[in-house]
Context: one part of a larger RNA
């Protein structure tokens, strides 16, 4: 000199694009923040449609016992209808948050899987979809609880479960054979042989959308190695499932992963173990460069989701807004027993030097279901707040000497302020008002939060915008006056004891500028 997720201190006029709890991973009141599909099912209010048509009945008639009847609309039956709720399916494993833990194959970077899985997808390919059964919720009953939530008995349905059928040059398991390659185990192919293995329909009717077993692809992931990856030796010894094998288990797979039995190893001055700090990286800052310092915001990847374990389901689980226990915490209680988890969004309380609105909208992007139409989406676009930052712009422009007035200052002559101001003449960026008025919306139409925003004409009028710091030397800028080693300054040298260019405060003058100084950290 540069830089900042900054903070203070004085000052502030507008745009635009970014950024905003770096501290208590402290504690949270209250809304939102993952729902959806009726074209998988049963039931099924309101409502509306036809039918039929109870009571009740104006009237008519009567032998007075009745009989006839517009109207009237109870109820039933059928259809459409589809609320709240159930069964089922798919997604709640992404998206969004934090950096507590982690010095680890956790990252980053090359391999490697002859040891591995992978829902949805894919003008890909191949083969199917035959017949049956029993339930369980809803619901109805009867019941127990303050509540949270049950319990029983009966009833049903499905793309919900479960057998059985079929089973291709199919898939698995078994022991084989020929061929060929290989990287030790073995891996490709082709050949028979025994066993075992599927299914769902729906519908507006089609070139639908769905089920199933199998090949490939692609997408996502798991595992294994080699290099790298901070201090401490004022941590020198660690290590018993520890290191190897056998063998059984176990997992999608390899493997002390586990477990029985056997060996006694196996790490380590090329720093184990301990300890102490710390999420890692694309990057950022800095610097000429090599380095050094970071890891806010953007991306990738890890980890965590009140602490502590644990498993369930599913293709997939650290399962934030899922469950089970166990702690501390708040919370309701009929005292039995319940309930809860912002390190999503907003907010609110503490801490703190210090960090925003309990906003709008699904209009684009992208997700998630659904044939869709469309629902949901605090992801997200946006808007609000904040000079934190970064760029742009403006607070006017030419002219103008009697160098006015005032202020300072003075040797009393002036000097300086100073074309500055006054005055004239322009000019309207910005500002206020008016009028128009978007792009972002596509492949038929529709749909725009932002927004009556940007922009764009047009009136008025110089109008509605200048502060900070220094000013002895480093270091760019000087006098006067008060002060009197006093108040004070001060990065370092040092200034102040009566003419202080170094406190103060005033003119001056220098630097920057909607900033400017300061403090803090890195180079």
């Nucleotide at each position: 000199g540069g830089a900042c997720g900054a903070a203070c201190g004085c000052u502030g006029g507008c745009g635009g694009c970014g950024u905003g709890c770096u501290u208590a991973a402290c504690a949270c009141a209250u809304g939102c923040a993952a729902g959806u599909c009726g074209a998988a099912c049963g039931a099924g209010a309101a409502u509306c449609a036809u039918a039929u048509g109870a009571a009740g009945g104006a009237g008519a008639u009567u032998u007075c016992g009745g009989u006839c009847a517009a109207c009237g609309g109870a109820g039933u039956a059928u259809g459409a209808g589809g609320a709240c709720a159930g069964u089922g399916g798919c997604g709640g494993a992404c998206g969004g948050g934090u950096g507590a833990g982690u010095a680890a194959c956790g990252c980053g970077u090359g391999a490697g899987g002859a040891a591995c899985c992978u829902c949805c997808c894919u003008u890909u390919u191949c083969a199917g979809a035959g017949g049956g059964g029993g339930a369980c919720a809803a619901c109805a009953g009867u019941u127990g609880g303050a509540a949270a939530c049950g319990a029983c008995u009966g009833c049903u349905a499905a793309u919900a479960c479960c057998g059985c059928a079929u089973g291709a040059u199919g898939g698995c398991a078994u022991a084989g054979g020929u061929a060929u390659c290989g990287c030790a185990u073995g891996g490709u192919a082709c050949c028979a042989a025994u066993g075992c293995c599927a299914a769902a329909g729906a519908u507006u009717u089609a070139u639908u959308c769905g089920c199933u077993g199998a090949a490939a692809g692609a997408u996502g992931g798991c595992c294994u190695c080699g290099c790298g990856u901070c201090u401490g030796a004022u941590u020198a010894g660690c290590u018993g499932g520890u290191u190897g094998g056998u063998g059984a288990g176990g997992u999608a797979a390899c493997g002390g992963c586990c477990c029985a039995c056997c060996a006694a190893g196996g790490c380590g001055a090329c720093g184990a173990u301990c300890a102490g700090u710390a999420g890692c990286c694309g990057g950022a800052c800095u610097g000429a460069g090599a380095g050094g310092u970071u890891g806010a915001a953007c991306g990738g990847c890890c980890a965590c989701a009140u602490u502590g374990g644990g498993a369930c389901u599913g293709a997939g689980a650290u399962a934030c807004g899922g469950c089970c226990c166990a702690g501390a915490c708040u919370c309701c209680u009929a005292c039995g027993g319940g309930a809860g988890g912002c390190a999503g969004c907003a907010g609110u309380g503490g801490g703190g030097a210090a960090u925003a609105u309990u906003g709008g909208g699904c209009a684009a992007u992208g997700g998630g279901c659904g044939c869709a139409a469309g629902c949901c989406u605090g992801a997200c676009c946006c808007a609000g707040c904040a000079a934190c930052g970064c760029c742009g712009c403006g607070u006017g422009a030419a002219g103008g000497a009697a160098g006015a007035a005032g202020g300072c200052u003075u040797u009393c002559g002036g000097g300086u302020u100073g074309u500055a101001a006054a005055c004239u003449u322009c000019u309207u960026u910005u500002g206020u008002c008016a009028g128009g008025g978007a792009c972002g919306a596509g492949c038929a139409g529709a749909a725009g939060a932002c927004g009556g925003u940007a922009c764009c004409u047009g009136a008025c009028g110089a109008a509605u915008a200048a502060g900070c710091c220094a000013c002895g030397g480093c270091u760019a800028a000087c006098u006067a006056c008060g002060u009197g080693c006093c108040a004070g300054c001060a990065g370092c040298c040092g200034c102040g004891g009566u003419a202080a260019u170094a406190c103060g405060u005033a003119g001056g003058u220098g630097g920057c500028a909607a900033g400017c100084g300061u403090u803090g950290u890195c180079c």